Context: one part of a larger RNA
């Protein structure tokens, strides 16, 4: 100087407390361990692995296994030699395919020539350099990422003090979300962080008015609900430019400070909400399987191609979720209101067929125009009356539909039938402070299809509680002890 302490003081955080909803019990989905297997590919392991890489394993993917094949190779560059019946290639034989064999026919490009005449390039064959490796080392690395932590810290120049390591500044008194600011001080300044600058949401003005809007005017139709058209850009909206919030104003407290408390005005008030933004460093943290790259290793195989299988196994254990156990509910009928998005090998309307999944068909739309597209919870009414039930839907049987070369291992969906467990969950444990939690649906990426209940977004309905900091956990500042570095 640090680190540590079941030392001290002060402070903060959904850290506790106060609340709301879960997990842990059930069934299923998914990941992991274990076991099994020819193989169940590899990585990730407290927080910071386990719906993670994977934003989609039937083939492909695919790296794993079995079997069958190839050897200058599936891919690149170069050298030498050969080379017009050359490159290519229908058909045929073998085969699961890949591959192997045979092979009618048979070129093109550039220059040149009377001419497929000659030369060259490309492609081919042989040989050689080499290719190739998801082989190994993340403890050789780059780059990127997680975490402490959006915590308020981490340092430097000059000066001063100290023999020196170092100290000071950065400590102290206040204050703040903040090393934020003020005051004091052997310090005076500065840098990386904080904040601000950026995006978005909330108010207003202005510009613009189609594909958007319809207050007002006119016209046409009308089932008198309204619909269509022409004006119009007021409003909504879209998307550009501006304004607006700064403790600016008032009162009190405070050191006539910084600031805090209350108030006015205001759409918004003290960082207005949210996002992006992550200092010096820590964990030899993660990644050689995204890519790059040093060393090592394989080279008729640890490379390459193919068929089939596996990654989907199943006594069990754990994590993350979904659906429930019901009446604030289930079922049936009627009825209302979104936002984000996506669309050409695409989205697919009206209509018709089918109980339905779906099918036929093809209007419109590269989309503020058309389509996906009916939002659902909600509201109104009917029924069920506390039961393993009209709760719950696992499992299983049958019949169908869709995608795709192909649904057996191993897809999704529909209808009928079947109707497990489960009556609120031990010890323990998680999330959340406001348009949040909780509940409800919608869209998208990946994608032929889908195992999505996952992930990323979007809107609808919309709470309770916070006395407080004694305690648990994590962190910050100062101080103290130490046989630790």
């Nucleotide at each position: 100087u640090g680190a540590c302490g079941g030392g001290g003081a002060c402070c903060c955080g959904c850290a506790c407390a106060a609340g709301c909803g879960g997990u842990g019990g059930a069934g299923c989905a998914u990941g992991u361990g274990g076991u099994u297997u020819a193989a169940u590919a590899c990585g990730a392991c407290g927080c910071u692995a386990c719906g993670c890489g994977u934003g989609g394993a039937a083939c492909c993917u695919u790296a794993c296994c079995a079997g069958g094949a190839c050897u200058u190779g599936a891919c690149a560059u170069g050298a030498u030699a050969g080379a017009a019946g050359u490159a290519g290639a229908a058909a045929c034989c073998u085969g699961a395919a890949a591959g192997g064999g045979c092979g009618a026919c048979g070129a093109g490009c550039c220059g040149u020539u009377a001419a497929a005449u000659c030369g060259g390039a490309a492609a081919c064959u042989a040989u050689c350099a080499c290719a190739g490796g998801u082989g190994u080392u993340g403890c050789a690395u780059g780059g990127c990422u997680g975490u402490c932590g959006u915590c308020a810290g981490c340092u430097c120049g000059u000066g001063u003090c100290g023999u020196g390591a170092g100290a000071u500044g950065u400590u102290g008194g206040g204050u703040u979300a903040a090393g934020u600011c003020c005051c004091g001080c052997a310090a005076c300044g500065a840098g990386c962080g904080c904040a601000a600058c950026c995006a978005u949401c909330g108010u207003c003005a202005u510009u613009a008015g189609u594909u958007g809007c319809u207050a007002c005017u006119c016209c046409g139709g009308u089932u008198c609900g309204c619909c269509g058209g022409a004006g119009g850009c007021a409003c909504u909206c879209u998307a550009g430019u501006g304004a607006g919030a700064c403790u600016g104003c008032c009162a009190g407290u405070g050191u006539u400070u910084a600031a805090c408390u209350g108030g006015a005005g205001g759409a918004a008030g003290g960082u207005g909400g949210u996002g992006a933004u992550g200092a010096c460093g820590u964990c030899a943290a993660g990644u050689c399987a995204g890519u790059a790259c040093g060393g090592c290793c394989c080279u008729u195989a640890u490379g390459u191609c193919c068929u089939g299988g596996g990654c989907u196994a199943c006594a069990c254990a754990c994590g993350u979720g979904c659906u429930a156990c019901a009446a604030u509910g289930g079922u049936c009928g009627g009825u209302a209101c979104a936002a984000u998005g996506a669309g050409a090998a695409g989205c697919g309307a009206u209509a018709c067929c089918g109980u339905a999944a779906g099918g036929u068909g093809g209007a419109g739309c590269a989309a503020a125009u058309c389509u996906c597209a009916c939002a659902a919870a909600g509201c109104c009414g009917a029924u069920c009356u506390c039961a393993g039930u009209u709760c719950g839907g696992a499992u299983u049987g049958a019949a169908g539909g869709c995608u795709g070369c192909a649904a057996u291992u191993c897809g999704c969906c529909u209808u009928c039938a079947u109707g497990a467990a489960g009556c609120u969950g031990g010890a323990a444990u998680c999330g959340c402070u406001a348009g949040u939690a909780a509940c409800c649906g919608c869209a998208g990426a990946u994608c032929a299809g889908c195992u999505a209940u996952g992930c990323u977004g979007c809107g609808g309905u919309g709470a309770a509680u916070a006395c407080g900091u004694u305690c648990c956990c994590g962190g910050g500042u100062c101080u103290u002890g130490u046989a630790c570095a």
Molecule: small-subunit ribosomal RNA, 3' major domain
Organism: metagenome